[in-house]
RNA sequence: AGAGUUUGAUCCUGGCUCAGGAUGAACGCUAGCGACAGGCUUAACACAUGCAAGUCGAGGGGCAGCGGGGGAGCAGCAAUGCUCCUGCCGGCGACCGGCGCACGGGUGAGUAACACGUAUGGAACCUGCCCGCAGCAGGGGGAUAAGCGGAAGAAAUUCCGUCUAAUACCGCGUAACACCGCGGAGGGGCAUCCCUCGGCGGUUAAAGAUUCAUCGGCUGCGGAUGGCCAUGCGGCGCAUCAGCUAGUCGGCGGGGUAACGGCCCACCGAGGCGACGAUGCGUAGGGGUUCUGAGAGGAAGGUCCCCCACACUGGUACUGAGACACGGACCAGACUCCUACGGGAGGCAGCAGUGAGGAAUAUUGGUCAAUGGCCGGGAGGCUGAACCAGCCAAGUCGCGUGAGGGAAGACGGCCCUACGGGUUGUAAACCUCUUUUGUCAGGGAGCAAGAGGCGGGUCGGGGCCUGCUGUGAGAGUACCUGAAGAAAAAGCAUCGGCUAACUCCGUGCCAGCAGCCGCGGUAAUACGGAGGAUGCGAGCGUUAUCCGGAUUUAUUGGGUUUAAAGGGUGCGCAGGCGGAGGCACAAGUCAGCGGUAAAAUCGCGGGGCUCAACCCCGCUCCGCCGUUGAAACUGUGUCCCUUGAGUGCGCGAAGGGUAGGCGGAAUGCGUGGUGUAGCGGUGAAAUGCAUAGAUAUCACGCAGAACUCCGAUCGCGAAGGCAGCCUACCGGCGCGCGACUGACGCUCAUGCACGAAAGCGUGGGUAUCGAACAGGAUUAGAUACCCUGGUAGUCCACGCAGUAAACGAUGAAUGCUAUCUGUCCGGCCGGAAUGACGGCUGGGUGGCACAGCGAAAGCGUUAAGCAUUCCACCUGGGGAGUACGCCGGCAACGGUGAAACUCAAAGGAAUUGACGGGGGCCCGCACAAGCGGAGGAACAUGUGGUUUAAUUCGAUGAUACGCAAGGAACCUUACCCGGGCUCAAACGACUCAGGAAUAUAUUGGAAACGAUGUAGCCAGCAAUGGUCUGAGUCGAGGUGCUGCAUGGUUGUCGUCAGCUCGUGCCGUGAGGUGUCGGCUUAAGUGCCAUAACGAGCGCAACCCCUACCGCCAGUUGCCAACGGGUAAAGCCGGGAACUCUGGCGGGACUGCCGGCGCAAGCUGUGAGGAAGGCGGGGAUGACGUCAAAUCAGCACGGCCCUUACGUCCGGGGCGACACACGUGUUGCAAUGGCAGGUACAGCGGGAAGCCACCUGGUGACAGGGAGCGGAACCCGAAAGCCUGUCUCAGUUCGGAUUGGAGUCUGCAACUCGACUCCAUGAAGCUGGAAUCGCUAGUAAUCGCGCAUCAGCCAUGGCGCGGUGAAUACGUUCCCGGGCCUUGCACACACCGCCCGUCA
Repeated sequence: AGAGUUUGAUCCUGGCUCAGGAUGAACGCUAGCGACAGGCUUAACACAUGCAAGUCGAGGGGCAGCGGGGGAGCAGCAAUGCUCCUGCCGGCGACCGGCGCACGGGUGAGUAACACGUAUGGAACCUGCCCGCAGCAGGGGGAUAAGCGGAAGAAAUUCCGUCUAAUACCGCGUAACACCGCGGAGGGGCAUCCCUCGGCGGUUAAAGAUUCAUCGGCUGCGGAUGGCCAUGCGGCGCAUCAGCUAGUCGGCGGGGUAACGGCCCACCGAGGCGACGAUGCGUAGGGGUUCUGAGAGGAAGGUCCCCCACACUGGUACUGAGACACGGACCAGACUCCUACGGGAGGCAGCAGUGAGGAAUAUUGGUCAAUGGCCGGGAGGCUGAACCAGCCAAGUCGCGUGAGGGAAGACGGCCCUACGGGUUGUAAACCUCUUUUGUCAGGGAGCAAGAGGCGGGUCGGGGCCUGCUGUGAGAGUACCUGAAGAAAAAGCAUCGGCUAACUCCGUGCCAGCAGCCGCGGUAAUACGGAGGAUGCGAGCGUUAUCCGGAUUUAUUGGGUUUAAAGGGUGCGCAGGCGGAGGCACAAGUCAGCGGUAAAAUCGCGGGGCUCAACCCCGCUCCGCCGUUGAAACUGUGUCCCUUGAGUGCGCGAAGGGUAGGCGGAAUGCGUGGUGUAGCGGUGAAAUGCAUAGAUAUCACGCAGAACUCCGAUCGCGAAGGCAGCCUACCGGCGCGCGACUGACGCUCAUGCACGAAAGCGUGGGUAUCGAACAGGAUUAGAUACCCUGGUAGUCCACGCAGUAAACGAUGAAUGCUAUCUGUCCGGCCGGAAUGACGGCUGGGUGGCACAGCGAAAGCGUUAAGCAUUCCACCUGGGGAGUACGCCGGCAACGGUGAAACUCAAAGGAAUUGACGGGGGCCCGCACAAGCGGAGGAACAUGUGGUUUAAUUCGAUGAUACGCAAGGAACCUUACCCGGGCUCAAACGACUCAGGAAUAUAUUGGAAACGAUGUAGCCAGCAAUGGUCUGAGUCGAGGUGCUGCAUGGUUGUCGUCAGCUCGUGCCGUGAGGUGUCGGCUUAAGUGCCAUAACGAGCGCAACCCCUACCGCCAGUUGCCAACGGGUAAAGCCGGGAACUCUGGCGGGACUGCCGGCGCAAGCUGUGAGGAAGGCGGGGAUGACGUCAAAUCAGCACGGCCCUUACGUCCGGGGCGACACACGUGUUGCAAUGGCAGGUACAGCGGGAAGCCACCUGGUGACAGGGAGCGGAACCCGAAAGCCUGUCUCAGUUCGGAUUGGAGUCUGCAACUCGACUCCAUGAAGCUGGAAUCGCUAGUAAUCGCGCAUCAGCCAUGGCGCGGUGAAUACGUUCCCGGGCCUUGCACACACCGCCCGUCA
């Protein structure tokens, strides 16, 4: 000293929360010792029991009890014992008397008060015991308690009679410097007055005891101590408590008191207190101090000290020096107890203790040894004050639980990348050493000084000095010494961030955690356990409370345009603040000195307990009071000034206000004319009006309301607000002059006034418009938006109301602080006059902008800048401007204005995205323009659904659905049923046994598998090796789960033009700039411009195919020239020209020309060219998005199964079928079908193959059979063309379905193959809503090939060539995308967010 938390991120505002300290604490876990301090915060609740205030015989009468003496008697030999008498002695219960009991101790209920604190005053007072001084004590008297006798009562207690004493009580005498009265002198002060001196008169006192030492008694004065009273100042919450007060306020006189006083009383007067907060209500003992804080402050008042108050509750007085009295009295009340029911007793907020309450707070202990108190002459007594001890980690401080060495870094635990490593950890073991504390043993304090006693000295005596003696509860404690022995002594909390400390397992939004943010839904460093670590340590955490952090109430030290916050506006009392100069005063202010500020505490210095805590000594302090000074500033008084303010004179502008009058246009209505079928209204309509004549139009008239143009970025007004014209009255403002006043000023709580619209009351008015209402539409509905009507209202007068986004969301005033520019109203100068114009100046109203300010947006001489003054207001969001109360109002309602509860935010400004039924620009078969489809039918195939023993699994909008699958009859196969196996179906390593491998037979079985035989046994001399089988061990195996743990791969946006970086610059920052703008492009393609300059990934190019040419090469391809040759044929010789093949090059770059353009580039019937502006096609997919797809292709973390979730086999299923969808095939026919004839490809493939050709078969095919591992052989076109036929029909269209007969593959075609032939001949006549593809060699159409493959459910997929179109005006609209901009309360980003109702 700060940190976490609002956001995708940022800055700010703002609340919440945390880290610190503290406590009379409590709770949880744990616990070795000591010292010091502490211990009912709750029920001022109720209390059993004991103790807490007595003492004096040196005041007294006495003798109940105890001891002693004396006397008498009895028993006894005596000692002795017993009884009686005797107060004679020690003493002493009760009693009279004295002093004390008003202290000490407890508690905080009450009290907001002179209760407390502080400072003064008492000229208005008291003070026992104590100290000092002065003086005095003569002589009498009458009672009474106890006792004795008696009585009442259960008791407490009371009564009667009688005897008696005193330091008890009462007269008399004496007496003052005491008190009272009268009058005199002097002095002083503070108003009433005070002090001193002297005079006269009056009043008032006493007690004795005694051991002879002394102790007491009375009066007066003084002191000390303690108290009482008064006053200034100070310290609480609510104003939703605003008025309170009748002894109230004062006076005179009296009473009362120690004393003043309405303290009380009679009379008189009418005052007194209060926004500087009276009164009321609530709360509370106050202070020294304590905690916290840098301080200022805030909070608290337990222990200790001072003061106050109280003593069951309320009241009252008595006694006394002192009380209205904790352990006194009386009365009343509640409660408890006793009772014989008639009456009585009691008061722990003393110390212990009990119950109760409560989260919670101790022993019915010891001693008067010390300190102190009361009594006493003293000894001494009493003392729950006090001193000690006991209990409690409840606090602070101190000590210990060991120290050094010790690596095989042991065992064990935990973790990991796991032959091994890390960690626990020098930790342990082990060696050496020490012994605090504890245990045992021994010694053993200080606190003790006195008083007293005995003696001595001094002294007249009291007294003083001195020697000895004597006194300890705590305690045999502290302390010291010794002994044994590491021996007996460590826990608690935490470990996601804040906040120091990390891994494993378990759990699976469960259990739980949490101070805030937040964790947990199968890999949790956040839950629970473990290991480890961190923090503190005889404690550690939690809870509660206070301060801090919080500058989050801001005096120090905050704010109010938009975050919460400027009152709607003005006037203005109180209040606050206030211009220049001089003089004076000294209230504020400052300084010196003095008093006070109790002690303790805090701070500083020093000292004592072994240290420390603790204790002791010394010093210092805020404040208040007094006094002496200072005079700058504030203040006060006084004199003066003119610049603030005001007045006067002159000039000026205005939609300032009030009242009256006037005007035209429009609207509606009325009357009349013209005129005819509609008008009106809307997105479109309808309601409505209209043939009884509307709308339209003309003329005349009436009514009410508002004032077009001018008009503005304008003017005026305090604001609200103000607009046709004229008049009157009223108000404000500006400029100029500088004549007058001389600070007269500014602000303003309360108050008063004004205050849009709507609203209210009374009365008028009513043309238009028009809440409510009605109708028509719209709609799912439409109590709305739109339309037709229409009441209140809108207008006027008077009155009320008093609110608005009453906004510049910006209070008023004054001064200061760069410019520029527009406009309105004045003045001056220049312009030779006027005007225009220019300059200066004052006031208003706008725009940009410097400095500065601001979180930013922005403000910026009209401040939101720099300062001063005053007012108003704010303090998280919601609840709520609500409730209650009060005030106002006719009402509506307005003003003032909470709390409970709840949330961890709510907000401001700006940033980047995404989004918008916002805008601009642009693109794409996106639309449009076209062509052909799909959606209807049948079939094929995939999917959903359903079914099933199983119909294995995955893919699901675009981006799943002829997808994974480029081949499910068995296999595949993962699914189901059944039968087997468990080193296992396969593989690796090792050990052992046997045998080469293996072949084969019989038999059970559906097979797998099992059983039984036979034969066989390699290399090497052997050991052994190889190989196989079997047995065993270690590794297995899993298409089981998680694609949301992953790698890899893929789809999509999208072949869209984007996505970024470095440096610089801008911004507090997120971020921006660059990448924006203009032009251009298919393109962030390029050019220009430019606080940017460059660069990267993308685009393009580089690669492949294709279109042209050249060169090289020339077989299996080719054949122009030459020759040969055939029925024909490059068939042969040969050729290297052509085609072609396949390798290398060339070619195209807006290069040239014209036009446009700054350029980039665009453009043209352009030239040339095979090709022209990217020639066509392919490969190539930026940063990223969809937790997109895939754990079943593969790989891989984690989890799960292990005679099974592994594996083998037989069979079944993946092919099911009421349905629904997707993708296709074939069609519905004549641009066609059928039959016959006939022509032309390319890509490719071929050996368990392609198969010419021949033969057989209607055919699939079969039987023969040549060639070819292929530019050589084989597989080979169809549409087309020619001819014929069919003639619009469910057909010579269409071919499904079904029957029969076959062929082929294969171990095997039943479930479940393809093909062939014959027969059968279904639906279907161009397809609803809605929807798909395609821009040229494309669509459409025709066939061919290939992969997979035994065969094939292929109509699928991937390729190939043949034939070969139509259309694009254009970018308004639909979809998708790019760039710029704008809004935003979205950021999981519009499939968002969010409101209301209901459950």
Annotation
The RNA shown here (small-subunit ribosomal RNA) has 1399 nucleotides and comes from an uncultured bacterium. It matches the Rfam family "Bacterial small subunit ribosomal RNA". The sequence is in RNAcentral, with records from Greengenes. Its mean pLDDT, the model's own confidence on a scale to 100, is 85.